[in-house]
Context: one part of a larger RNA
Molecule: large-subunit ribosomal RNA, domain IV
Organism: Bacteroidetes bacterium MED-G17
RNA sequence: GUCGUGGUUAAGGAACUCGGCAAAUUAACCCUGUAACUUCGGGAUAAGGGGUCCCCACUUCGGUGGGGCGCAGAGAAAUGGCCCAGGCGACUGUUUAUCAAAAACACAUGGCUUUGCAAAAUCGAAAGAUGAUGUAUAAGGCCUGACACCUGCCCGGUGCCGGAAGGUUAAGGAAGGUUGUUAGCUUCGGCGAAGCAAUUGACUGAAGCCCCGGUAAACGGCGGCCGUAACUAUAACGGUCCUAAGGUAGCGAAAUUCCUUGUCGGGUAAGUUCCGACCUGCACGAAUGGUGUAACGAUCUGGGCACUGUCUCGACCACGAGCUCG
Numbered sequence: 001g002u003c004g005u006g007g008u009u010a011a012g013g014a015a016c017u018c019g020g021c022a023a024a025u026u027a028a029c030c031c032u033g034u035a036a037c038u039u040c041g042g043g044a045u046a047a048g049g050g051g052u053c054c055c056c057a058c059u060u061c062g063g064u065g066g067g068g069c070g071c072a073g074a075g076a077a078a079u080g081g082c083c084c085a086g087g088c089g090a091c092u093g094u095u096u097a098u099c100a101a102a103a104a105c106a107c108a109u110g111g112c113u114u115u116g117c118a119a120a121a122u123c124g125a126a127a128g129a130u131g132a133u134g135u136a137u138a139a140g141g142c143c144u145g146a147c148a149c150c151u152g153c154c155c156g157g158u159g160c161c162g163g164a165a166g167g168u169u170a171a172g173g174a175a176g177g178u179u180g181u182u183a184g185c186u187u188c189g190g191c192g193a194a195g196c197a198a199u200u201g202a203c204u205g206a207a208g209c210c211c212c213g214g215u216a217a218a219c220g221g222c223g224g225c226c227g228u229a230a231c232u233a234u235a236a237c238g239g240u241c242c243u244a245a246g247g248u249a250g251c252g253a254a255a256u257u258c259c260u261u262g263u264c265g266g267g268u269a270a271g272u273u274c275c276g277a278c279c280u281g282c283a284c285g286a287a288u289g290g291u292g293u294a295a296c297g298a299u300c301u302g303g304g305c306a307c308u309g310u311c312u313c314g315a316c317c318a319c320g321a322g323c324u325c326g
């Protein structure tokens, strides 16, 4: 002198910083007291306040009253910091062994769908096994994700389910045709039965596809332009084009908003973040769930109180490990 670990620090107290990261505060037991909200269980150790040592008196032996000392009485150690608001996920759980613990996964709940038992589904050339020594209040697949209020319109495309009149359609079957061969016939040029062989082939021929219908908690989708009210502005209203149908309720600059630090309000002396509104939704939206929601969270965001060496701005001490000099 550096690093690591631990400790102290005047005055100030987040001015540090992406961010109070880290540290500090809090802490035990007893008494008291405790809000919004709420699914009435919670929230809650909410928050906040008092007591804890010694002496005396009283005592129902639990304590009560009075007095005293100190900076401090759970006198050491151990041992919650708290509050307000918002986002996400209901919750307890699970996860990237070794950079991610979360808003991701799971979950109870809800729905669709398959399956009548030698079940469907899965493993296996098969035998057989799982499903299940179960039987539709069961088992498999997919989606959603407590609870509350709800879950709109579109079946044109794709998928799935049902239908079977017509069209198309394979192997196979197949009437017939053509060619080769040759018994035979011959006018010697040829003709040519049957069989065999090659080839062609009307017709017949299932599912599928075309076709018809259904189905969106199946995959998915849910418009444009123009005009119009007695200030202006806006448009309940009208016209027109297109579509399978043109986005309903609710929410909305949002984990979604580009323009954007949108505009207004709140908080600050000052606020690209935050909260409440508005709606012009570039490009929310209803089980790829929509909107709320008490409780919960080593979750994310904003604010406040307390507290502090995070900082103003440094200083000192202890222990340990390198380095330099002696």
Base pairs, nucleotide, nucleotide: 002321003320004319005318006317007316008315009314011312012311015310020307028052029051030050031049032048037042039146053068054067055066056065057064058063069073081305082304083303084302085301086300087299088297089296093105094104110143111142112141113140114139115138121130122129123128147292148291149290150289152222153221154220157219158218159215160214161213162212163211166210167209168208172204173203176200177199178198179197180196181195184191185190223241224240225239226238227237250284251281262278263277264276265275266274